This is a predicted structure of a 73-nucleotide RNA (transfer RNA) from a Planctomycetota bacterium.
The sequence was found in a public genome assembly.
Its Rfam family is "tRNA". Rfam links the family to the GO term triplet codon-amino acid adaptor activity. From the family's description: Transfer RNA (tRNA) molecules are approximately 80 nucleotides in length.
The organism belongs to Planctomycetota, within Bacteria.
[in-house]
RNA sequence: GGGGCGAUAGCUCAACGGUCAGAGCGGACGACUCAUAAUCGUUUGGUUGCUGGUUCGAAUCCAGCUCGCCCCA
Numbered sequence: 001g002g003g004g005c006g007a008u009a010g011c012u013c014a015a016c017g018g019u020c021a022g023a024g025c026g027g028a029c030g031a032c033u034c035a036u037a038a039u040c041g042u043u044u045g046g047u048u049g050c051u052g053g054u055u056c057g058a059a060u061c062c063a064g065c066u067c068g069c070c071c072c073a
Stems, first nucleotide, its partner, number of pairs: 001072007010025004018056001026044006049065005
């Protein structure tokens, strides 16, 4: 330098172009217990990497850029 894959909640990951982007773990509160852990309930948590474009509508499609991993040279 070229190519491929990826970036979504604090972490790990889902999400046919179409009601409000969800789950597990985590955090907070509560139940249970003598108490802790475990378990259960409720709840909390988002600039979908950035900038544009297409569209009535974009996490999703397109272009450029940034970062990470891998391959080629």